A computed fold for a 373-nucleotide RNA from Sphingomonas caseinilytica, annotated as Bacterial RNase P class A. Taxonomically the source falls in Sphingomonas (Bacteria, Pseudomonadota, Alphaproteobacteria, Sphingomonadales). Its Rfam family is "Bacterial RNase P class A". About the family: Ribonuclease P (RNase P) is a ubiquitous endoribonuclease, found in archaea, bacteria and eukarya as well as chloroplasts and mitochondria. The prediction has a mean pLDDT of 75. It is recorded under the gene name rnpB.

RNA sequence: CCAGGGGACCGGGCGGCCGCGGCUCGCGCAAGCGGGGCGAGGAAAGUCCGGGCUCCACGGAACAACGGUGCCGGGUAACGCCCGGCGGUUUUCGCUUCGGCGGGAAUUAGGGAAAGUGCCACAGAAAGCAUACCGCCUGCCUUUGGGCGGGUAAGGUCGAAAGGGUGCGGCAAGAGCGCACCGCGCGUCCGGCAACGGACGCGGCACGGUAAACCCCACCGGGUGCAAGACCGAAUAGGGGCGGCAUAUGGGCCUGUUCCGGCUCGUCGCCCGGGUUGGUCGCUUGAGGCGGAGGGCAACCUUCGUCCUAGAGGAAUGGUCGCCGAUCUCCUUCGGGAGUGAACAGAACCCGGCUUACAGGUCCCCUGGCAUU
Repeated sequence: CCAGGGGACCGGGCGGCCGCGGCUCGCGCAAGCGGGGCGAGGAAAGUCCGGGCUCCACGGAACAACGGUGCCGGGUAACGCCCGGCGGUUUUCGCUUCGGCGGGAAUUAGGGAAAGUGCCACAGAAAGCAUACCGCCUGCCUUUGGGCGGGUAAGGUCGAAAGGGUGCGGCAAGAGCGCACCGCGCGUCCGGCAACGGACGCGGCACGGUAAACCCCACCGGGUGCAAGACCGAAUAGGGGCGGCAUAUGGGCCUGUUCCGGCUCGUCGCCCGGGUUGGUCGCUUGAGGCGGAGGGCAACCUUCGUCCUAGAGGAAUGGUCGCCGAUCUCCUUCGGGAGUGAACAGAACCCGGCUUACAGGUCCCCUGGCAUU
């Protein structure tokens, strides 16, 4: 310098004029006027997880059902989040006795498949307590082309996957049939908090894969979302109480009819209580931001100092003009010129995460290549 990857931060600037929503100060009886100060984001988004707060439900515990989580350790108020490890996979570099070994980076939904059930398409002879198509070896027959039978699973073929791999021996040909190494399983010891790793011994090898299939195991989980919820309370309509006036030889109800009996009715005044429109609170000072010091590999924690930084309610945070302008497109005589004029997006109770969208820019780190010293 080039290519690739990761992380952090920023994400139009300055000024004039006109506005908008809260707060505060002054003036004013009030309406209002004037001054000052504050006023979107890294995602305010999706509403997917975890909490605070709220109301509802609930005597405790266990089990079942349903939903979720799932290597180990740590962080955190908590988490399915974050950090650090372990194992796996991919890739790259170095070394190599060519068997492997070591370093780096990326990635990982990573409990259990010797409890049970299901599934394994296509192809293929055979896909689960497997099979024998081609082949190899061999017995008999033969018209010498082959046919019938037995052995075998090394080689070929199919597949994502074929009941360990490589080599030597062995054999009629073969085969863990025997042996060495690697792998696998079991046991012991050592290291590590642990996941796990290493060494040694034993076993010829059993136990194919699949649990983001059912399932098993362990752990976790009550519901509801600020339109939660609390308070104050108008007109009108309606409810209740008391009183006045009116009336009723009436109407309605109390069992179908009769009788008797009971209750009740219309209007005016005062008072009481519930609800709607409306208003107030909840509402923004909080697991808070910034800076320093200390601890920790890190996530993060401790401590000191400092700051207050939207709070609306159909919902403010805007419009316009001037100057400058990143970027992009085109042209170029490579000096530059012309045009364009800033991505995604817009708080609604709050906080911690995750995910998704994002023109462009700055800084740091890692890997590889090339060049130079």